[in-house]
RNA sequence: CGUCCUAUGCAGCCAAAUCGCGCGGCUUCGUCCGCGUGAACGGGGGAACCAACGAAGCAUCAAACUUCACGGGGCGCGGAUCCGAAUUCGGAUCAGAGCACUUUCAAGCUCUAGCCCGUCAGCUAACCUCGUCGGCGGCGUGGCACGUGGUG
Numbered sequence: 001c002g003u004c005c006u007a008u009g010c011a012g013c014c015a016a017a018u019c020g021c022g023c024g025g026c027u028u029c030g031u032c033c034g035c036g037u038g039a040a041c042g043g044g045g046g047a048a049c050c051a052a053c054g055a056a057g058c059a060u061c062a063a064a065c066u067u068c069a070c071g072g073g074g075c076g077c078g079g080a081u082c083c084g085a086a087u088u089c090g091g092a093u094c095a096g097a098g099c100a101c102u103u104u105c106a107a108g109c110u111c112u113a114g115c116c117c118g119u120c121a122g123c124u125a126a127c128c129u130c131g132u133c134g135g136c137g138g139c140g141u142g143g144c145a146c147g148u149g150g151u152g
Base pairs, nucleotide, nucleotide: 001147002146003145005143006142007141008140009139010138012136013135014134018039019038020037021036022035023034024033025032040132041131042130043129044128045127050122054068055067056066057065071120072117073116074115075114079094080093081092082091083090084089095112096111097110098109099108
């Protein structure tokens, strides 16, 4: 001097994921943890009306019937098509999302995950019900380890 890791402080980013009150515990104080409750924010279920109800045959149309095929839905930006020897994976285009920047547009960088319900849910007033997690980098200070260079 550089890098990994780590403690802490400050100000931030994604996301609904924040704030207050009460009780208890811990603590020298500050604070922290747990439970409950309220607000705020966010999600799901749930009438009427509306919407929707695959293909073929009977058959010229509708209803009905028969046969064949296929489950469906939610949170979230996290989708569509095509190509590559191609489950995985990678690439391209379109579309979507976030960050930084900008008077604005454009240009830049990054992402397009993951999870859940369990044969069931379109919309939906009243009403019912659930969540408030998690993750990330920047600057400063301290610590730890490794490496490089110089000097003795």